Predicted 3D model of a 375-nucleotide RNA (Bacterial RNase P class A) from a Deltaproteobacteria bacterium.
It matches the Rfam family "Bacterial RNase P class A". It is annotated as a ribozyme.
RNA sequence: CGAGGAAGCCAGGCGAUCGUCGGCGGUUUCGGCCGCGGGAGGAAAGUCCGAGCUCCAUAGGGCAGGAUGCCGGGUAACACCCGGUCGGGGCGACCCGGAGGAAAGUGCAACAGAGAGUAGACCGCCGACCUUGCGGGGUCGGCAAGGGUGAAAGGGUGCGGUAAGAGCGCACCGGCGUUCCUGGUGACAGGGGCGGCCAGGCAAACCCCAUCCGGAGCAAGACCAAGUAGCGGAGCGUUUGAGGGCUGCCCGUCCGAUGCUCCCGGGUAGGUCGCUAGAGCCCGUCGGUAACGCCGGGCCUAGAUGAAUGAUCUCCACCGCCGCUUCGGGCGACCGGACGGCGGCACAGAACUCGGCUUACAGCUACCUCGAACC
Numbered sequence: 001c002g003a004g005g006a007a008g009c010c011a012g013g014c015g016a017u018c019g020u021c022g023g024c025g026g027u028u029u030c031g032g033c034c035g036c037g038g039g040a041g042g043a044a045a046g047u048c049c050g051a052g053c054u055c056c057a058u059a060g061g062g063c064a065g066g067a068u069g070c071c072g073g074g075u076a077a078c079a080c081c082c083g084g085u086c087g088g089g090g091c092g093a094c095c096c097g098g099a100g101g102a103a104a105g106u107g108c109a110a111c112a113g114a115g116a117g118u119a120g121a122c123c124g125c126c127g128a129c130c131u132u133g134c135g136g137g138g139u140c141g142g143c144a145a146g147g148g149u150g151a152a153a154g155g156g157u158g159c160g161g162u163a164a165g166a167g168c169g170c171a172c173c174g175g176c177g178u179u180c181c182u183g184g185u186g187a188c189a190g191g192g193g194c195g196g197c198c199a200g201g202c203a204a205a206c207c208c209c210a211u212c213c214g215g216a217g218c219a220a221g222a223c224c225a226a227g228u229a230g231c232g233g234a235g236c237g238u239u240u241g242a243g244g245g246c247u248g249c250c251c252g253u254c255c256g257a258u259g260c261u262c263c264c265g266g267g268u269a270g271g272u273c274g275c276u277a278g279a280g281c282c283c284g285u286c287g288g289u290a291a292c293g294c295c296g297g298g299c300c301u302a303g304a305u306g307a308a309u310g311a312u313c314u315c316c317a318c319c320g321c322c323g324c325u326u327c328g329g330g331c332g333a334c335c336g337g338a339c340g341g342c343g344g345c346a347c348a349g350a351a352c353u354c355g356g357c358u359u360a361c362a363g364c365u366a367c368c369u370c371g372a373a374c375c
Stems, first nucleotide, its partner, number of pairs: 001371005007365003012316002015313004020039002023036005041347001045358002048356005053217004060251004065213005070084005085099001086097004100208002105206002107202002122147002124143008155173006174198001176195008221273004230264001232263005243255004280299005286293002318344006325338005
C1' cells in the first nucleotide's frame, strides 16, 4: 500500500435573521402580543417477535390452528442476549447455523443416465451354442470388478474365492444399534465390549414427539359538550330463545324482549383525560468469563392531532480532489504539514410506552489477519 476481520465512537459547532409546537409568567380592546425556558433518532423506519397498560364474563372442555425445538445461564418476557457443545465455511483474523425425529407412515428428487430406493445393465467381463471372409458377429444365460451419467448409484481397502464376479467368506477401517467405564451441572467428549455386513438425502413436504399459547388493541378505553325525527317499510323472535358475547368449529355457559337484522330518511363528526417519571437515563463500588445483577449518588429528558421540531447566511470544524506556492523528513521511489482554490457533509421525521430483531446509512479511531512491492 492492497484485500479483508472484528470492536467502538459520532451523527457537525458558535452566531445572526425569519418562522413553528407545547410549558411558565406578564399584558390585553379577549383577536392576540411580549418575555423566559424546552422541542426527534441510532435507526424515530419495517410493524416481525416479546411485554406493560386498557377493555371484553378471571376467558371452562374437546377438535382445529399457531409458536418454539442442542445445553447452561440472563431477563418482566422473548423467536432476544451471553457462555458453551456439535456441524459447516474461510489460508487466516474470524464468521454462519429454524441444530428434535428419515430402522412410525405417506410423499418428493429437475437435467443427465440402463437404473434415483422392493435398485439397475449402456459400454464392459465370463460361459455355452451358432456363424465367419478368422478381424469378428449373433442368440441364450451368469456378473456387477472396471468405464460412463449424476448433487447423490445401496460402505472403503486388502486377502481368499470364482468361468467371471459379488459381504459370498475373512481381517482392518468407517458408520449404525446396544451396553459399560471415565470426565463434564449439561449438550457432549474420550475409551472398551457385543451385534448384524450396512441402514442414502429432504421434515423452511405432509407428518410424529415434547413444551407453550384466550381475544382485541390508544381509532384500546373513560368522561364532557352538542345535535336529532322515526306514529316509515321488510324480516326474525319473546321460554318451542331471534340475536349477541366468551377463539375458527362443537359442547358448555352468560346476557337477552320498548329486542335484533336490513332498507329508507335525519343529526353530529367538537373538547378533556388516557399522554408521558419510566422493567427510565448517567456515573461509581462490588459479584459474575459474560449477558446481567445488588447497592450508593446524580438527573428530568418532545407530546403534536393534518399533525410543530424548520429555512437562509457568515465564520469555524471534518472529508475528498487540484496546485508554476511553501516548509520539514528520506540516498531515492516518496511521505507529512502549511497556504490557496473547488466540491461534498448521508440514511432518514416521534404519534400509548418499553425490551429486542431486521432493514437503510455519511464519517472517524485504535486493534487483528492475509498478501505484494520498495527502502

It is recorded under the gene name rnpB.